[in-house]
RNA sequence: AGAGUUUGAUCCUGGCUCAGGAUGAACGCUAGCUACAGGCUUAACACAUGCAAGUCGAGGGGAAACGACAGAGGAAGCUUGCUUCCUUUGGGCGUCGACCGGCGCACGGGUGAGUAACGCGUAUCCAACCUUCCCGCAAGUAAGGGAUAACCCGUAGAAAUGCGGCCUAAUACCUUAUGUUUUCCUUAGAGGGCAUCUGAUGAGGAACAAAGAUCCGUCGCUUGCGGAUGGGGAUGCGUCUGAUUAGUUAGUCGGGGGGGGUAACGGCCCACCGAGACGACGAUCAGUAGGGGUUCUGAGAGGAAAGUCCCCCACAUUGGAACUGAGACACGGUCCAAACUCCUACGGGAGGCAGCAGUGAGGAAUAUUGGUCAAUGGGCGGAAGCCUGAACCAGCCAAGUAGCGUGCAGGACGACGGCCCUAUGGGUUGUAAACUGCUUUUAUGCGGGGAUAAAGUGGGCCACGCGUGGCCUUUUGCAGGUACCGCAUGAAUAAGGACCGGCUAAUUCCGUGCCAGCAGCCGCGGUAAUACGGAAGGUCCGGGCGUUAUCCGGAUUUAUUGGGUUUAAAGGGAGCGCAGGCCGCCGGGCAAGCGUGUUGUGAAAUGCAGUCGCUCAACGUCUGCACUGCAGCGCGAACUGCCCAGCUUGAGUGCGCGCAACGUUGGCGGAAUUCGCCGUGUAGCGGUGAAAUGCUUAGAUAUGGCGAAGAACUCCGAUUGCGAAGGCAGCUGACGGGUGCGUAACUGACGCUCAUGCUCGAAAGUGCGGGUAUCGAACAGGAUUAGAUACCCUGGUAGUCCACGCCGUAAACGAUGAAUACUAGGUGUUGGGAAGCAUUGCUUCUCGGUGCCGUCGCAAACGCAGUAAGUAUUCCACCUGGGGAGUACGUUCGCAAGAAUGAAACUCAAAGGAAUUGACGGGGACCCGCACAAGCGGUGGAGCAUGUAGUUUAAUUCGAAGCAACGCGAAGAACCUUACCAAGUCUUGACAUCCUUCUGACCGGUACUUAACCGUACCUUCUCUUCGGAGCAGGAGUGACAGGUGGUGCAUGGCUGUCGUCAGCUCGUGUCGUGAGAUGUUGGGUUAAGUCCCGCAACGAGCGCAACCCUUAUCUUUAGUAGCCAGCGGUUUAGCCGGGCACUCUAGAGAGACUGCCAGGGAUAACCUGGAGGAAGGCGGGGAUGACGUCAAAUCAUCAUGCCCCUUAUGACUUGGGCUACACACGUGCUACAAUGGCGUAAACAAAGGGAAGCAAAGCUGUGAAGCCGAGCAAAUCUCAAAAAUAACGUCUCAGUUCGGACUGUAGUCUGCAACCCGACUACACGAAGCUGGAAUCGCUAGUAAUCGCAGAUCAGAAUGCUGCGGUGAAUACGUUCCCGGGUCUUGUACACACCGCCCGUCACACCACGGGAGUUGGGAAUGCCCGAAGCCAGUGACCUAACCGAAAGGAAGGAGCUGUCGAAGGCAGGCUCGAUAACUGGGGUGAAGUCGUAACAAGGUA
Repeated sequence: AGAGUUUGAUCCUGGCUCAGGAUGAACGCUAGCUACAGGCUUAACACAUGCAAGUCGAGGGGAAACGACAGAGGAAGCUUGCUUCCUUUGGGCGUCGACCGGCGCACGGGUGAGUAACGCGUAUCCAACCUUCCCGCAAGUAAGGGAUAACCCGUAGAAAUGCGGCCUAAUACCUUAUGUUUUCCUUAGAGGGCAUCUGAUGAGGAACAAAGAUCCGUCGCUUGCGGAUGGGGAUGCGUCUGAUUAGUUAGUCGGGGGGGGUAACGGCCCACCGAGACGACGAUCAGUAGGGGUUCUGAGAGGAAAGUCCCCCACAUUGGAACUGAGACACGGUCCAAACUCCUACGGGAGGCAGCAGUGAGGAAUAUUGGUCAAUGGGCGGAAGCCUGAACCAGCCAAGUAGCGUGCAGGACGACGGCCCUAUGGGUUGUAAACUGCUUUUAUGCGGGGAUAAAGUGGGCCACGCGUGGCCUUUUGCAGGUACCGCAUGAAUAAGGACCGGCUAAUUCCGUGCCAGCAGCCGCGGUAAUACGGAAGGUCCGGGCGUUAUCCGGAUUUAUUGGGUUUAAAGGGAGCGCAGGCCGCCGGGCAAGCGUGUUGUGAAAUGCAGUCGCUCAACGUCUGCACUGCAGCGCGAACUGCCCAGCUUGAGUGCGCGCAACGUUGGCGGAAUUCGCCGUGUAGCGGUGAAAUGCUUAGAUAUGGCGAAGAACUCCGAUUGCGAAGGCAGCUGACGGGUGCGUAACUGACGCUCAUGCUCGAAAGUGCGGGUAUCGAACAGGAUUAGAUACCCUGGUAGUCCACGCCGUAAACGAUGAAUACUAGGUGUUGGGAAGCAUUGCUUCUCGGUGCCGUCGCAAACGCAGUAAGUAUUCCACCUGGGGAGUACGUUCGCAAGAAUGAAACUCAAAGGAAUUGACGGGGACCCGCACAAGCGGUGGAGCAUGUAGUUUAAUUCGAAGCAACGCGAAGAACCUUACCAAGUCUUGACAUCCUUCUGACCGGUACUUAACCGUACCUUCUCUUCGGAGCAGGAGUGACAGGUGGUGCAUGGCUGUCGUCAGCUCGUGUCGUGAGAUGUUGGGUUAAGUCCCGCAACGAGCGCAACCCUUAUCUUUAGUAGCCAGCGGUUUAGCCGGGCACUCUAGAGAGACUGCCAGGGAUAACCUGGAGGAAGGCGGGGAUGACGUCAAAUCAUCAUGCCCCUUAUGACUUGGGCUACACACGUGCUACAAUGGCGUAAACAAAGGGAAGCAAAGCUGUGAAGCCGAGCAAAUCUCAAAAAUAACGUCUCAGUUCGGACUGUAGUCUGCAACCCGACUACACGAAGCUGGAAUCGCUAGUAAUCGCAGAUCAGAAUGCUGCGGUGAAUACGUUCCCGGGUCUUGUACACACCGCCCGUCACACCACGGGAGUUGGGAAUGCCCGAAGCCAGUGACCUAACCGAAAGGAAGGAGCUGUCGAAGGCAGGCUCGAUAACUGGGGUGAAGUCGUAACAAGGUA
């Protein structure tokens, strides 16, 4: 410090996710030790049991318990006066239960429910206050009195607890005296304070105190002043979220003077007066929450948290209340109410762990019913001492941090083993182990060790100064015989967890087969998974490792530091404008902000730095700094602010001259439309892609005239003008508004922006009243269509128009808020002005508006660019992933429609912007092709052949499937082939290699057997040799292996089809772009062509095109047999022979054609058109040749091959069957339907091929297929071989025929082991369908189509197929609008598996969350009324009463009781608010391949 993820790729926006740190944690696996620190985050839920607050006898009466002592009595032992024991007496002694009294119990300890508050933090104030114990100072401590508890007696009760009576004491209580002082009254009053005010110090008057104890040292008590400590109160500032909480409040957080109350101020309380007070700087209400020091994270600013420790607050089962006291409205006190639990004799009582342990419950989850007061601290006491679950220690827990260890060194045969890998050679685990040596932290055992932590207390002595200090002596340790130290033993006692696709360090094998599973995100798994599970190996961390949860970070993803708003989310529809924010130039003052200095504070702990102490560290001690804060007091005056005095440039006013579809309201105008009337006129009109509905003989449409009505204003018109926006268009009047320019007279910052607010605001809609010509939602009809609730047509209501209201929204858009200033130019246009020329004007300058291009700059890019999206400032509005959703609920507005404000649950990992390359378009432009058109001939109808589908079958083997499968693999299934089926056989095998053993054969022949193979018997029968054997062949055996036309063409190689013989496909360097990419390859011409030329930020190059190759067309030359024969000769008349190579021909080598020449066009180019010459002319014809790539195209059955599968079978052999089936459908062909023909007779002309297991002549036989015989020929020699159409003659005469030949019968021929299933051919006879073929569809542009025959491959035989060959030999092409396919450029795109794409909505099903809902139910905060406990206060007090007065009566004083105000819980009531739940209902989201359509993306087929 970043990374992954949207795309085919790119840049951006933007979310999601990860890597880090942390925790009072939990869970999983694992676990040796030590130290330190930590340990109910949930139920402030309920609690058994024990303990947690007592102490003082030096306050008191006393004596229940214990002890000593003394007296008395008894018993035992016996040294007969001693010991022990028992009983009893004695408060005289030590002491002491309970009681009276004092002090404490208000601390310490726990918890965080409540509380949004002066609760907390910080600073300040109290002249408005209190303070037990402690300290200092001053003064005092006098005289009396009456009770009461305990105890005793009696009595009620189960108990708790009382009640009555008789005594008694005090440091308990009461009366009186004194009064330094204090308080109050009167009075004088220095001084202080912002103020109400306060007030030192005097004088006079009135009132008010006390307690004793003692060890004689002292300790107490009372009053006052002061201090200290602790508390109380007030104020400034700070302190969570929500406005879908906007108004709240009647003693009111408001005020007054008066009274009460308090320690004290105060509406704290009360009567009266007056009506204020708080609130957009967020009152009130609702939700949540103890606050801080601090902790975590972060570079910081921030964000989050508030456990342990410290400070403050609040609480103590829930609610209320007071008493006592210095202090409480009191955790282990009281009273009352409520709930709960317990005891009970049923009458009544008791209790409060949020103290320490512990229990139950809850929960993912949190410890011992431990030890000690030794230390620290607290209470009481004079002290010893007692108490102390505070505290100090120990126990449990990897829950955290830190430290240590589980050994160290050597050791290669690189050992063994491995369910590891492998190319079988090896590699890896791995110096790891074994083995040798060493060490002993830890462990175990033994021993040492009063460890430090102890200081003090008591007693004695001494010193000074009361109190301390010194010395001597005595005694005190829970932890703990622990830490620590030493010795012995012996590597001995001690390693796991997660991960290994990318992010992210670390990979292989096996298993599984979209299953099981994984997953933080992207994603992995459908038979070769580095992603699942296991193993091996590796990586990371290590007494831990992972997972989960939460917080911060990364996230500049709420942006103060530090973001944005044309198109990604985001500028309010517009204006005016209050509050608020910001604000021109100059001078002076003040000092609030600001800066600086200083003072106080900012508790300690924490943090940082440096020492020191635990063996180190964590941890702890000490010192320093920091704690960025707040406040006080000085100083400064640039900037902001405030005050004062000015200025004119911002702003405004005046004056002069203009401008415009600016607004409101009148008047006027013509054209068009429709309607009405009249006329002319006659059969249609209208409408559409085509039609129909509709109108029309009752006279339409058309046309002429007249009239009526309403609405809108043609041309001008524009890139124009005006207005704040919406918007505004015939002409004209009135009224109103705006703005520009010029001038510089006036004011003197009067300005800018603007939340809330007010106003305006298209269309549609709405209310009321008019109006209604046109157009026209809804609606009706007609069409279209599979449907058509649409698009099209005919009608047509609301509406469209006017007046007055409402609505308040729009893609209200420049998708761009307003204002100001600055920042190159160029060119239009509009309104005004100036200058110079000079006059229909031109040029230059200037101010205001409105456009275009463009530099800098900006921007993700597109683009913007003085009218900014640039550079700056001010103010407002808005945004923070997509969906859910601009929805729900609530509220406001509205007549309604609806508008405004505006969520959440849930769900996804994207959604999106700009640009790029492709692909596509029922987008565009250009071009090509038998693509269409123009023609010729077919297919589709018939019969047959052949292939396919389907069906059938034991099997009908398998593959091929739009073009580009279907006379295809198959250039040829009777057996074989053959892969299929049935049956019968074989198992190292039909085929290959190796090993062992035997034999000498094997082959062949004969016979038997069999359906056949198989099997059995017999006959015949090896070679070489160095004689050792070797080779070969066969039999048997053994296992390695053979074998597979079994699977996967979606694991592959190779070969092939197709786009397409289309003209394209790329690269290097350079340049442009952030980049994907672009350029080149585009453009202008041209071509069959990315062919060539020109131009150009490109210059070159490669694969393709063309050419080179073959063939064909012409000629020359060479050669002349088996070819040829012009001339010569012979001749059997056959180039047969001699002879010749002239010609044809054959096959070698050459020539020839190149736009070379001419003319025209073109750009003087490329090239095109025409012509000459030429056998051939612009590529002469044909062939071979197939770029980068596409289709997971075809083929595992040609072959090869990975993996999987079978192994007495999915292998091998054999016989027979099947591949030839047959209601049917399709493809490709053959033959026909006839006279351009059929048949017959006789006659002519090819090319290219084949031939030895062959072609076969001639001859003979047969009607014929063919047979017999066999010359010749391994071929320019012989042969197949006859070419046919054609021409000639004859016949048939339009018919199912002398057409057509299927089918069938009979008889044959040939091939072959064998023609039944299942061959071809021949002869005779039979003679079916068919008379030119629907929709549709195919081929062909010249030696082509059409037509005619010939040959070959395969092959024993078996072509209508296939591949070749020649003969005869046309028609047509205007042209590129349309169909199909292709190419280039361009355009749009939401497509990229690329239109066979993408994608929307209803419906149906399942699940999920949410809204409404008659209601039902629960909680909360208040309000009103009722009741009214305890208690304070007030009143009353006839009843009661020891202290004082009084002789008494009685009084004073007090109390019980009663009443009243207030008052908790409770009751009643109506509202408010927040939940839960609900028949039914609404939309939303997500789901497998459902249904219906096709709305959007291309002009998406109606933009």
Molecule: small-subunit ribosomal RNA
Organism: metagenome